This is a predicted structure of a 73-nucleotide RNA (transfer RNA) from Nocardiopsis sp. Rfam family: tRNA. Rfam classes the family as a transfer RNA. The sequence was found in a public genome assembly. Model confidence (mean pLDDT): 82 of 100.

RNA sequence: GCCGGUGUAGCUCAGUUGGCAGAGCAGCCGUCUUGUAAACGGCAGGUCAGCGGUUCGAUCCCGCUCACCGGCU
Numbered sequence: 001g002c003c004g005g006u007g008u009a010g011c012u013c014a015g016u017u018g019g020c021a022g023a024g025c026a027g028c029c030g031u032c033u034u035g036u037a038a039a040c041g042g043c044a045g046g047u048c049a050g051c052g053g054u055u056c057g058a059u060c061c062c063g064c065u066c067a068c069c070g071g072c073u
Base pairs, nucleotide, nucleotide: 001072002071003070004069005068006067007066010025011024012023013022019056027043028042029041030040031039049065050064051063052062053061
């Protein structure tokens, strides 16, 4: 230099062939317990890496950029 993959909650990851953004763990509150843990119930937490384009509408499609991983040279 070329090609491919990944980027979504604090962490690990789903997600939709374009129409409300989710789960588990972690956090907070509560129930239970003499108390803690476990279990159960609830709450909160997101610029969907960034910029632009297409579209009535983009996490999703297109282009560029950035970071990481892999391959080729």